Predicted 3D model of a 72-nucleotide RNA (transfer RNA) from a bacterium. The prediction has a mean pLDDT of 83. Rfam family: tRNA.
């Protein structure tokens, strides 16, 4: 220095233009002599930062940060 992925809940990941979801972890409550499992329930998200495009952006465009790869 070129080229490509990837960035979404604490954690691994979905979701690909119309009000953001799973599963673990955490709280609460049941259940138990009591823990653990198990079952309910709440909650938990500036959607990496900033512009553009749209009526309407997590979803498209760019242009930057951050990572991970390949090239020279």
């Nucleotide at each position: 220095g070129c080229c490509c992925g990837u960035g979404u809940a604490g954690c691994u990941c979905a979701g690909a233009g119309g009000c953001a979801g799973a599963g673990c972890a955490g709280c609460g409550c049941a259940u138990u002599c009591g823990u653990a499992a198990u079952g309910c329930g709440a909650a938990g998200g500036u959607c990496g930062u900033c512009g553009g495009u749209u009526c309407a952006a997590c979803u498209c465009c760019g242009a930057c940060c951050a990572u991970g790869g390949g090239c020279u």